[in-house]
Context: one part of a larger RNA
Molecule: small-subunit ribosomal RNA, 5' domain
Organism: uncultured bacterium
RNA sequence: GAUAAACGCUGGCGGCGUGCCUAACACAUGCAAGUCGAACGCUCUCGGGUAACCGAGGGAGUGGCGGACGGGUGAGGAACACGUGGGUUAUCUACCUUGAGGUGAGGAAUACCGGCGAGAAAUCGCCGACAAUACCGCAUACGUUUGGAAACAAACAAAGUCCCGGCAACGGGACGCCACAAGAUGAGCCUGCGCCCGAUUAGCUACGUUGGUGGGGUAAUGGCCUACCAAGGCGACAAUCGGUAGCUGGUCUGAGAGGACGAUCAGCCACACUGGGAUUGAGAACGGCCCAGACUCCUACGGGGGGCAGCAGUGAGGAAUUUUCGUCAAUGGGGGCAACCCUGAACGAGCAACGCCGCGUGCAGGAAGAAGGUUUUCGGAUCGUAAACUGCUUUUCCUGGGGAAGAGAACGGACGGUACCCAGGGAAUAAGCCCCGGCUAACUACGUGCCAGCAGCCGCGGUAAUACGUAGGGGGCAAGCGUUGUCC
Numbered sequence: 001g002a003u004a005a006a007c008g009c010u011g012g013c014g015g016c017g018u019g020c021c022u023a024a025c026a027c028a029u030g031c032a033a034g035u036c037g038a039a040c041g042c043u044c045u046c047g048g049g050u051a052a053c054c055g056a057g058g059g060a061g062u063g064g065c066g067g068a069c070g071g072g073u074g075a076g077g078a079a080c081a082c083g084u085g086g087g088u089u090a091u092c093u094a095c096c097u098u099g100a101g102g103u104g105a106g107g108a109a110u111a112c113c114g115g116c117g118a119g120a121a122a123u124c125g126c127c128g129a130c131a132a133u134a135c136c137g138c139a140u141a142c143g144u145u146u147g148g149a150a151a152c153a154a155a156c157a158a159a160g161u162c163c164c165g166g167c168a169a170c171g172g173g174a175c176g177c178c179a180c181a182a183g184a185u186g187a188g189c190c191u192g193c194g195c196c197c198g199a200u201u202a203g204c205u206a207c208g209u210u211g212g213u214g215g216g217g218u219a220a221u222g223g224c225c226u227a228c229c230a231a232g233g234c235g236a237c238a239a240u241c242g243g244u245a246g247c248u249g250g251u252c253u254g255a256g257a258g259g260a261c262g263a264u265c266a267g268c269c270a271c272a273c274u275g276g277g278a279u280u281g282a283g284a285a286c287g288g289c290c291c292a293g294a295c296u297c298c299u300a301c302g303g304g305g306g307g308c309a310g311c312a313g314u315g316a317g318g319a320a321u322u323u324u325c326g327u328c329a330a331u332g333g334g335g336g337c338a339a340c341c342c343u344g345a346a347c348g349a350g351c352a353a354c355g356c357c358g359c360g361u362g363c364a365g366g367a368a369g370a371a372g373g374u375u376u377u378c379g380g381a382u383c384g385u386a387a388a389c390u391g392c393u394u395u396u397c398c399u400g401g402g403g404a405a406g407a408g409a410a411c412g413g414a415c416g417g418u419a420c421c422c423a424g425g426g427a428a429u430a431a432g433c434c435c436c437g438g439c440u441a442a443c444u445a446c447g448u449g450c451c452a453g454c455a456g457c458c459g460c461g462g463u464a465a466u467a468c469g470u471a472g473g474g475g476g477c478a479a480g481c482g483u484u485g486u487c488c
Stems, first nucleotide, its partner, number of pairs: 001487003005484005012359006018352002020317001025315003029312003034065003039062002042059007072271003082194007091187002096183004101178003104138001106136002113128006143156005160175006196243003203234003209231008246268004250261004273293005295306004323349001325348003331345001332343004362392004372383004397425006406415001432477005437458003443472005453460002
C1' cells in the first nucleotide's frame, strides 16, 4: 500500500459497489419452465335458441415447440482442463437467412372418455369406442445416399390449419410441412507451444500396453471396441508415483523485472445427495427416467415419496456474511399469427460504516482574558476567542406544496409521491477513536512501588515512572479510529 475481512470503542447523511472465504453439511415452507384451442378429439360452466347449433370462459388428455438456455457451485481434475496458434478431404448443427423444387392417394391404432376391478396411498389392470400437424405403408424423385470406371441400377419424402372473396366448386393470402444446396451460429474431434511443488518418488506399461491386418462402432479420426499377428511404447529435455489446485481475461503490490492472488464482472471447464446406466432429442440431462447405496419422510406394514452447489429462508459449523420483499415498467429469454401467458434471469427496494467517494456537525465579531478545571517558584501560567453575549447563514434536519426522465406512433412505470424544485421554521438533529520513552508528531501532576500492569522492537515498573493507572494539556486521523489475520 492492499483486503469478499473479523474484533473493540464510537456512529449524522447521500451516491456507487460488495455481502457463507468455514460443512460440495442437512434442509421445514413458498416460489424459480412453461406455452400453444390458428394441430386434435372429449368434457364442464354461463348466455342466446323449441331444437340443430352459436358465443364466452374453464378442465384433464393426445400432439408441437421449449424444459441442453437462463441461474448456482468449485467438489473433482495437473488434463488438449485452460490459454494461444493451427487442422478437420475425419464431422454434426433445431430455430434463423438465401436459392431452387415438392406438398398426391390411403390405412391401422391410442390417450383423454365409458364400463368393471385392485390398492391406505402412490398408482395400476381388463374390456369397449373415438381424433389429429401422433403413427404406418403406397405413389412421385429436380435431388440425396449406396454400388459402379461410366452408362446406369437400387433405396429414401411430406400435414395440414387459419383469414379473405364466393351459395358452392374454386381462387388469393398467412403460418406451416418434405427433400436438397449454401450461409450464419453453435458444437465435436485432432494438434504445435505454454501451464504448481516434491528425486528423502527412477524406472513405468502388456489387466490393450505400442504398432499392423480384418471386423464392429460413432455425426466423425482413432485400441474407441474385438479376433489374430508382431514386440513394442514412455523416461534425468523428469516418465511413473505422491501432494496441492478449477483455468484465463485480470486483481493487489512494485520504478521495473518480479512476487502473490484468481471474490464481485466476462470467457471456458467440471459438477448437481453418492456411484452407475440408458432413453428422447439437432443438442443431454440441477428443479427428466431407471438401478444400487447412504440419509430422510408417509404407511392400513403390503408398499410408496424426496434431493436448495436456483431465490428467499432454517438448523449446524464458524471470528464472520442480508429480506421467507416488489414488478415483469425496462433489458433479455420460452411459447403463441396475435392478444397474451410464464420468467426469484433481470430491474428495483430492504438489511450491514463491509469498501470507495462526497457532504455536514456552523460562520463572523467578542478580553472584565469571566466562572470553573489543571498546575504553580503563589507572582503567575494554561484550557482560551474557547464560552457567555451580539449579528448572520440554512448545506443538513423538520413541516407544507409541486413533481419527473427512464416509454423510439397510441396505451403502459415496480422503483416512487423517489430524485429534483419551491415556500416556511429554527444553530437548530449530528464527534469520536488512538497515541504522547526512542523508532514517531505530541508533557506535566497525582496514585502505585519488579506490585498492579505495559510492550511492534529496544525495553519500562524495586518511593521523585514524560513508558503502568487516572487527570489536565498536547499530537494524529476523523464518521470513523485502533487491533488482529493475509499478500506485495